[in-house]
Context: one part of a larger RNA
């Protein structure tokens, strides 16, 4: 900026694009066929490989959010408790998201016109002959039908219906993201936070009682243990709920 006024929702589908793959088993049937050995077509049906798309219930990876052990050091006067540094200091877990080994679906079926090849009628050539005129079928290939994105398709499309307007915005985010853009919301509000639920990680906090190897100057000291306590700490998740910001 164009589609000939603007705007909001909502189709079509020219033209393009992705896909297109296959073993094995079971029947059928130890039948047709074969002297025998051997052994199908066709048609159902199960189950795999690769490869494609999507998703995170489940199986797990990661998870510099996050608990939780434990060195070495320094620090908060000291005990105790915690904090910083040592690759995230070293280890064991681990949500939310991402991911794959994990789930799930897909390649078909269908029809159109065909090759090759099989055929029908059938002259030319009183016979024959699938071919000359006609016809009938026949491929993992072709062109549909599935899958999605498309009207900048300058051939700027259709159809209803409403309305005179609308669009933006640095605000609050995120199903979206390099910058725009899209998408949600802006008090006629759950957008985002806070707070509570609830699901969830870790693994039982700190104080305090108690028991307590062993050491002792005989006053105490003391790992570590059990109760307090499925605690304590923490969440990216899922609901309430106008406290805060919109």
């Nucleotide at each position: 900026c164009g589609u000939c006024g603007g705007a909001g929702a909502u189709c079509u589908g020219a033209g393009g694009g992705a896909a297109g793959c296959u073993g094995u088993c079971c029947u059928c049937a130890g039948u047709a066929c074969g002297a025998g050995a051997g052994g199908a077509c066709c048609g159902g049906g199960a189950u795999g490989g690769a490869c494609c798309u999507g998703c995170c219930g489940c199986u797990g990876g990661u998870g510099c959010a996050c608990c939780a052990g434990u060195u070495a050091u320094c620090a908060u006067g000291c005990c105790a408790a915690u904090g910083g540094u040592a690759u995230a200091g070293c280890u064991g877990g681990g949500u939310a998201g991402c991911c794959a080994a994990g789930c799930a679906g897909g390649g078909a079926a269908c029809g159109g016109a065909u090759a090759a090849g099989a055929g029908c009628u059938g002259a030319a050539a009183g016979c024959a002959u699938c071919u000359a005129a006609g016809c009938u079928c026949g491929a993992a290939g072709u062109c549909g039908c599935c899958c999605g994105a498309a009207a900048g398709a300058c051939g700027a499309g259709g159809c209803a219906c409403c309305u005179c307007a609308g669009g933006g915005g640095a605000c609050u985010c995120g199903u979206a993201a390099a910058a725009g853009a899209c998408g949600a919301g802006u008090u006629u509000g759950a957008u985002a936070g806070a707070c509570a639920g609830c699901g969830g990680g870790u693994g039982u906090a700190a104080g305090g009682a108690c028991c307590g190897a062993g050491g002792u100057u005989c006053g105490c000291c003391g790992a570590g243990g059990u109760c307090u306590u499925c605690a304590g700490c923490c969440c990216a998740g899922c609901u309430g709920c106008a406290c805060u910001a919109a």
This is a predicted structure of a 246-nucleotide part of an RNA (large-subunit ribosomal RNA, domain VI) from a Methanobacteriota archaeon. Its Rfam family is "Archaeal large subunit ribosomal RNA". Its Rfam clan is "LSU clan". Its family is annotated with structural constituent of ribosome and ribosome in the Gene Ontology. The coordinates come from a structure-prediction model, not an experiment, and the mean pLDDT is 87.